Context: one part of a larger RNA
RNA sequence: CUGGGCUUAAAGCGUGUGCAGGCGGACCAUAACGCGUCGUGUGAAAGCCCUCGGCUCAACCGAGGAAUGGCUCGACGAACGGAUGGUCUUGAGGCAAGUAGGGGUGCGCGGAACUCUUGGUGGAGCGGUGGAAUGCGUAGAUAUCAAGAGGAACGCCGGUGGUGAAGACGGUGCACUGGACUUGUCCUGACGCUCAGACACGAAAGCGUGGGGAGCAAACGGGAUUAGAUACCCCGGUAGUCCACGCUGUAAACGAUGUCUACUAGGUUGUGGAGGUUCUGACGCCGUCACGGCCGAAGCUAAAGUGCUAAGUAGACCGCCUGGGGAGUACGGCCGCAAGGCUAAAACUC
Repeated sequence: CUGGGCUUAAAGCGUGUGCAGGCGGACCAUAACGCGUCGUGUGAAAGCCCUCGGCUCAACCGAGGAAUGGCUCGACGAACGGAUGGUCUUGAGGCAAGUAGGGGUGCGCGGAACUCUUGGUGGAGCGGUGGAAUGCGUAGAUAUCAAGAGGAACGCCGGUGGUGAAGACGGUGCACUGGACUUGUCCUGACGCUCAGACACGAAAGCGUGGGGAGCAAACGGGAUUAGAUACCCCGGUAGUCCACGCUGUAAACGAUGUCUACUAGGUUGUGGAGGUUCUGACGCCGUCACGGCCGAAGCUAAAGUGCUAAGUAGACCGCCUGGGGAGUACGGCCGCAAGGCUAAAACUC
């Protein structure tokens, strides 16, 4: 001395639910499983270690001692862990009364814009660029007016703002539905935390079947640019983007920061609530709970920074890291329709 770490150096599973497991609030009693003390038997000899002794020394050998994790049985102890019984309310949950919200699902409705169709006006250009051209247009385009059709997305409000476990969620009405917060002299009485496996959810792209298709637009065609231009720019344009059902299961799925709990200066601001103060009430002021930001004390940090939303001080549980390349690859296994995903090396090399 009894690993060290994980925001950015390697390292937090994309997120949740949760069985096993690990851990667990206050008080009392009981037994004594763990635990402790004492004793008991065992723990062969040799060896190691200590002290003596024998070979002229040593190696070697002889004697004594010590050590021997541990285990058995008995007696005693009862603080702690566990067990059993009882009690409690502060953790957790429930109930009641309120509050805010783009939380989710389904059905309907609305206006702006866009494209197309038909008709009217009109008559030579339009469009596009750095400049052009391809393209569209006298078979009447662009522009403009009217009517109709269609699909997708919802301007302003809009926020450093809200909700959700995360992904994510934004016009509007209705129906169904999840969660959160506040307050309470109410109820249950530790019912809790975490979680290997498991299960569920999970942007975009992609896949299957069937629909839909306005705009946009991989691929593709053309025009430019250029030494070339498989690009950037322009004209077109198909999958796709949209819907239903099923699959895929990944991401710089990021706060690059796992979840829960307690504690540790302040200041300022936003969102949601309830309260006090004044005869009543508004404003103001005061303190309070929950959530979202900024700045900062101490502390921490290699620094940047972080700082009650910790990366501080501690505890519980899980996941992960262990030089670079080879490689998140090969092989095997599991999953998938496929694309591929998950798990995951080595030789060799620096």
This is a predicted structure of a 350-nucleotide part of an RNA (small-subunit ribosomal RNA, central domain) from a metagenome. Its mean pLDDT, the model's own confidence on a scale to 100, is 90. Rfam family: Bacterial small subunit ribosomal RNA. Rfam links the family to the GO terms ribosome and structural constituent of ribosome.